[in-house]
Molecule: transfer RNA
Organism: Planctomycetales bacterium
RNA sequence: UCGGGGCGUGGCGCAGCCUGGUUUAGCGCGUUUGACUGGGGGUCAAAAGGUCGCAGGUUCGAAUCCUGUCGCCCCGAU
Numbered sequence: 001u002c003g004g005g006g007c008g009u010g011g012c013g014c015a016g017c018c019u020g021g022u023u024u025a026g027c028g029c030g031u032u033u034g035a036c037u038g039g040g041g042g043u044c045a046a047a048a049g050g051u052c053g054c055a056g057g058u059u060c061g062a063a064u065c066c067u068g069u070c071g072c073c074c075c076g077a078u
Stems, first nucleotide, its partner, number of pairs: 001077008011029004021060001031047006053069005
């Protein structure tokens, strides 16, 4: 450098993708606020935070299907 494969989704770790759907992308941890407690810890309740790596395409409708592309990892070739 080329070819093949896997991964990329809130601050972190993951699910959802194969079988597109109706307003709402969830879970755990973490964060913030409140309640209980003299305080800490702990428990309970609530909230904030992502438009799904990026860009196009198909479709009435895309995290999900198609194409290109970027990053990381693995395998192979030169």